[in-house]
Context: one part of a larger RNA
RNA sequence: GUCAGCGACUUACAUUUAGUAGCAAGCUUAACUUUCAAAGGUAGGCGUAGAGAAAUCAAGUUUUAAAAAGCGUUAGUUUCUAAAUGUAGACCCGAAACCAGACGAUCUAUCCAUGGCCAGGAUGAAAAAUUAAUAAAAUAAUUUAGAGGUCCGAACUCACUAACGUUGCAAAGUUAGGAGAUGAGUUGUGGAUAGGAGUGAAAGGCUAAUCAAGUUUGGAGAUAGCUGGUUCUCUUCGAAAGCUAUUUAGGUAGCGCCUUAUUAAUAAUAAUUGAGGGUAGAGCACUGAUAUAAUUAAGGUUAAUACUUUAUUAUUACAAACUCCGAAUAACAAUUAUAUAAAAUAAUAAGAGACAGACAUAGGGUGAUAACGUCCUAUGUCAAAAGGGAAAAAACCCAGACCAUCAGAUAAGGUCCCUAAAUAAUAACUAAGUGUUUAACGAAGUUUAAAAACAAGGACAAUUAGAAGGUAGGCUUAGAAGCAGUCAUCCUUUAAAGAAAGCGUAACAGCUCACUAAUCGAGUUUUUAAGCACGGAAGAUUCUCGGGGCUAAGUUAUUUACCGAAGCUAUGGAAUCGAAAGAUUGGUAGAAGAGCGUUCCUAAUCAAAGAAGAUAUAUAAAAAAAUAUAUUGGAGAAAAAGGAAGUGAGAAUGCUGAC
Numbered sequence: 001g002u003c004a005g006c007g008a009c010u011u012a013c014a015u016u017u018a019g020u021a022g023c024a025a026g027c028u029u030a031a032c033u034u035u036c037a038a039a040g041g042u043a044g045g046c047g048u049a050g051a052g053a054a055a056u057c058a059a060g061u062u063u064u065a066a067a068a069a070g071c072g073u074u075a076g077u078u079u080c081u082a083a084a085u086g087u088a089g090a091c092c093c094g095a096a097a098c099c100a101g102a103c104g105a106u107c108u109a110u111c112c113a114u115g116g117c118c119a120g121g122a123u124g125a126a127a128a129a130u131u132a133a134u135a136a137a138a139u140a141a142u143u144u145a146g147a148g149g150u151c152c153g154a155a156c157u158c159a160c161u162a163a164c165g166u167u168g169c170a171a172a173g174u175u176a177g178g179a180g181a182u183g184a185g186u187u188g189u190g191g192a193u194a195g196g197a198g199u200g201a202a203a204g205g206c207u208a209a210u211c212a213a214g215u216u217u218g219g220a221g222a223u224a225g226c227u228g229g230u231u232c233u234c235u236u237c238g239a240a241a242g243c244u245a246u247u248u249a250g251g252u253a254g255c256g257c258c259u260u261a262u263u264a265a266u267a268a269u270a271a272u273u274g275a276g277g278g279u280a281g282a283g284c285a286c287u288g289a290u291a292u293a294a295u296u297a298a299g300g301u302u303a304a305u306a307c308u309u310u311a312u313u314a315u316u317a318c319a320a321a322c323u324c325c326g327a328a329u330a331a332c333a334a335u336u337a338u339a340u341a342a343a344a345u346a347a348u349a350a351g352a353g354a355c356a357g358a359c360a361u362a363g364g365g366u367g368a369u370a371a372c373g374u375c376c377u378a379u380g381u382c383a384a385a386a387g388g389g390a391a392a393a394a395a396c397c398c399a400g401a402c403c404a405u406c407a408g409a410u411a412a413g414g415u416c417c418c419u420a421a422a423u424a425a426u427a428a429c430u431a432a433g434u435g436u437u438u439a440a441c442g443a444a445g446u447u448u449a450a451a452a453a454c455a456a457g458g459a460c461a462a463u464u465a466g467a468a469g470g471u472a473g474g475c476u477u478a479g480a481a482g483c484a485g486u487c488a489u490c491c492u493u494u495a496a497a498g499a500a501a502g503c504g505u506a507a508c509a510g511c512u513c514a515c516u517a518a519u520c521g522a523g524u525u526u527u528u529a530a531g532c533a534c535g536g537a538a539g540a541u542u543c544u545c546g547g548g549g550c551u552a553a554g555u556u557a558u559u560u561a562c563c564g565a566a567g568c569u570a571u572g573g574a575a576u577c578g579a580a581a582g583a584u585u586g587g588u589a590g591a592a593g594a595g596c597g598u599u600c601c602u603a604a605u606c607a608a609a610g611a612a613g614a615u616a617u618a619u620a621a622a623a624a625a626a627u628a629u630a631u632u633g634g635a636g637a638a639a640a641a642g643g644a645a646g647u648g649a650g651a652a653u654g655c656u657g658a659c
Stems, first nucleotide, its partner, number of pairs: 001659006011088009021078003026046003032040002050057002060071004091229002094226001098219006109193009118183001120152003123148001127144006156180003160177005195211001197207003232595006242255005257353001258351007266344001268338007281325001282323002287319002291315005297309003357382010387398003402573004407569002413563003416548003422560001424559006435550001441535002445532010462519005468492003473487003498513001501512003574585004596648001598645005605637002613632007
């Protein structure tokens, strides 16, 4: 892991409600007794009158000066059944812990008693002796000696490093090195001290593979607002993730929302009318903030303007905690109308679940006008909703699945192929594979529209030619001649030509330009707006529109046809409600209803002319499931109708067994 078996809402008492049966202003027994019977037993309980704190009064009473208001003014009671609640382990499994009594020091910690063990080698303390030395000592040398938590190193003890081992040889080892090795050494045997206690050269270490409180038995089914699990079918309805409170925040209670029953007759929608409002917007009349200009006054200051402060006027103009103004919606009330009957509404009684919500759109707060962020309000969807579309997809778009059908017409979305349906039509745009990723900004991309200017008296572009003279203007300067700088910027000849727009020279020179003519011959130039394109545009498996691929099979506008869903229609069927017509039937938590099967009991009956069980096949049926036949099997089984439950498994890191 698989298979098989086992495995969780029970039982007792009490209360409440509903149903059921009996009796009814009454109903009923409990203990117990006995002839054991649907017998006796009336103690007791509930009900028949309430109101008030009470005195007290009474179909009333209490408050009160009164008015008014509260409670009350005759149906109960006793069984049985079901559900819920309470008390008990109370649906099942699950702690870490707490307390009491025992058992442990054959492991290990420390201690006590009594024994054992430590190859070999090295070093050479004290002391002593001899000699030297001295007045005597001190002192020195030599010899002897053999001290030490001394040195090297086996046994022994330990465990510093590395590798191996990691279902091991081993629940701590092996190998190679390593440390101590006469000591605070090591070890045998016997003994002592233990559970809030021991022992501890102290690590919370050790106290039998167990230690921040051993093990074991009991209290004990401790408790668990926590996690997990909780077993057959069908039918009806169907939530919530909110408010308030909480030593409360993942719990619980009341209300809101769901279900069942009974009673009542509301409720909803639309229109009209009415009343209220201070949001959106707007505005600057107040409060605050604020830009420009003018005028006026004051202040100090200045050469003078300017500057600072105040007021007025004009224009501009901001605000959740500003308002001279002010909607649409929404919400409330009344009237009228409408359609809905499976009554969507309200009340009472009973049962819940739920009080972690998520995203999308809109209005906001917070945050950074960040977040699949967070917190409100409104609506929708998901949650609890399958189907079609968006390649794929909880929350987006379409649409709400009773069952069946190889029927039809549609929605969103699509119609070249993958892939059902247009290689549809008309008119445009795009050339970027834009489509199939983004901004500021940039650009003779291209299309459309508009404005202005020039143009057959010849524009724009291009080519050819000219672009002169006074004069090298004056000044300045080494020089300054159109072109370093400064001042002025005239006149003439002309078709036209600046006292020169640029390059250039040391300065000249030289080359262009403005301007003019000729050639040419029809539009040209500038600006604005809109459409579609371009650049801006850098990422890691493969260039990715889902792919192929497409110049439409892209984009814009218009039109027709078709495809396309569990939606709608059609045909047949089921259940529920309804007199019928007809309507309804997605569903988690949850409420309600109806059934199937298992074991046992009662027992008609069946059974060797073959029970149960097993295997196979068939049948009808909405399901749990049932029935029949054949084979096997070889002795019990149990219809209908009832009764009682150890009554249904796929999940609990479930338990036991097998493989």